[in-house]
RNA sequence: GGAGGCAUGGCAGAGCGGUUGAAUGCACUGGUCUUGAAAACCAGCAAGGGUGCAAGCCCUUCAGAGGUUCGAAUCCUCUUGCCUCCGCCA
Numbered sequence: 001g002g003a004g005g006c007a008u009g010g011c012a013g014a015g016c017g018g019u020u021g022a023a024u025g026c027a028c029u030g031g032u033c034u035u036g037a038a039a040a041c042c043a044g045c046a047a048g049g050g051u052g053c054a055a056g057c058c059c060u061u062c063a064g065a066g067g068u069u070c071g072a073a074u075c076c077u078c079u080u081g082c083c084u085c086c087g088c089c090a
Stems, first nucleotide, its partner, number of pairs: 001086007010026003018070001028044005046061006063079005
C1' cells in the first nucleotide's frame, strides 16, 4: 500500500429500520435462608443532565462526526482505534 472484519452497560455478549436504553451470563448491591458464612432463591443494578425533601419522574447518549428516513445501535459517507489476510522495503 491492497482486501476484509470489529467497536453496544463494570466485564463478556445478543441485537430484523418500529415495546430495546438495550436480552442473557458474570460481577456488584439489598433481602430470604443460616449460629455465622458459602451455595441456592428473590429483587435491584449503564452514564450524563434537569427536577423533586424523598420515592420517583423527564431528556439525551450504542467509538466520533455528518447524512438518509415518519422513525437509525441497525442503512450510507468520512474520521479514529483494534484484529486478520495479501503485497512492498529493509